[in-house]
About this RNA
Model confidence (mean pLDDT): 88 of 100. Small-subunit ribosomal RNA, central domain from an uncultured bacterium, 350 nucleotides, folded computationally. Its Rfam family is "Bacterial small subunit ribosomal RNA".
Context: one part of a larger RNA
RNA sequence: CUGGGCGUAAAGCGGGUGUAGGCGGUUUAUUAAGUCAGAUGUGAAAGCCCAAGGCUUAACCAUGGAAGUGCAUCUGAAACUGAUAGACUAGAGUUCUAGAGAGGAAAGUGGAAUUCCUGGUGUAGGAGUGAAAUCCGUAGAUAUUAGGAGGAAUACCAGUGGCGAAGGCGACUUUCUGGAUAGAUACUGACGCUAAGACCCGAAAGCGUGGGGAGCAAACAGGAUUAGAUACCCUGGUAGUCCACGCCCUAAACGAUGGAUACUAGGUGCAGGGGGUAUCAACUCCUCCUGUGCCGUCGCUAACGCAUUAAGUAUCCCGCCUGGGGAGUAUGGCCGCAAGGUUGAAACUC
Numbered sequence: 001c002u003g004g005g006c007g008u009a010a011a012g013c014g015g016g017u018g019u020a021g022g023c024g025g026u027u028u029a030u031u032a033a034g035u036c037a038g039a040u041g042u043g044a045a046a047g048c049c050c051a052a053g054g055c056u057u058a059a060c061c062a063u064g065g066a067a068g069u070g071c072a073u074c075u076g077a078a079a080c081u082g083a084u085a086g087a088c089u090a091g092a093g094u095u096c097u098a099g100a101g102a103g104g105a106a107a108g109u110g111g112a113a114u115u116c117c118u119g120g121u122g123u124a125g126g127a128g129u130g131a132a133a134u135c136c137g138u139a140g141a142u143a144u145u146a147g148g149a150g151g152a153a154u155a156c157c158a159g160u161g162g163c164g165a166a167g168g169c170g171a172c173u174u175u176c177u178g179g180a181u182a183g184a185u186a187c188u189g190a191c192g193c194u195a196a197g198a199c200c201c202g203a204a205a206g207c208g209u210g211g212g213g214a215g216c217a218a219a220c221a222g223g224a225u226u227a228g229a230u231a232c233c234c235u236g237g238u239a240g241u242c243c244a245c246g247c248c249c250u251a252a253a254c255g256a257u258g259g260a261u262a263c264u265a266g267g268u269g270c271a272g273g274g275g276g277u278a279u280c281a282a283c284u285c286c287u288c289c290u291g292u293g294c295c296g297u298c299g300c301u302a303a304c305g306c307a308u309u310a311a312g313u314a315u316c317c318c319g320c321c322u323g324g325g326g327a328g329u330a331u332g333g334c335c336g337c338a339a340g341g342u343u344g345a346a347a348c349u350c
Stems, first nucleotide, its partner, number of pairs: 004321003007304002012318001014201004021194003025088007033081002035077008049065003053061002091191001092188003095184004103177007110154001115149007125136002162169002206247006215241002220236004258317006266295011299306002323350003332343004
């Protein structure tokens, strides 16, 4: 290389946009690059294979033939692929109408709660635990009440509900803005799929500068527990958590399941939209599309299970795997302020 694989055994890049490349709907004509057929030339000798021969035989040697999948030229074929020219509308897209949504960004506003501050009432406890203690409190706490400050998060609604490519998104209002869905007419006419590099996004933690800091809380301190307790429990508490800008680029970034298209029994929920039947009136009955769940036949699977949201049947493109450890380490390159990331071995060993 061929071959076999990637839900859980090794293996789907965290996600997207898209360049090259690969692949690509229906139809007509032409062409003849691929493809197919034939012919000619070439394809050294030796070797391999076949035939007959020479050493007593064999190995070995010698003669002849065949083969030589290849290349070049010429002559044809035109189904398929390609190319050129034209046509089409089922893929893709544009237009109009409608409704749904925690999709994104910015600004503003609200209520509940915690904490703190000030005043009133009030008096001896409060807090905490398995039990305690550290801790707070007669300098008046806890409780209760009135007022104020500030930060963060948005109870109920809330739902295997919705939206988003993924990460993710949840109070309300306004502005700006992306996508999807349903229905309808007209239009463009293959404009498509995938995607190495590239570019962009990317939870939490972490980093830089400047703010902010209520609660929570790594580190740290104390109290307990214990043989010990650098823990679990308790009292405190700093980074951080929040905001702006700039980095970092990793996760069990998971459906541990790449994307696209087509086909292949059903049943039953939920969400958005449409059509029909009946009726005075459709939430109710029937049905279509899109999304999201559960069950299940065929089929698949080592089994578990998957099963029109496939792990079934097929095609196209990309990524990745090839025994365990060493090791996601060393080294070099690239990136980063750093932490580190990315690419990524070998010796040795079982």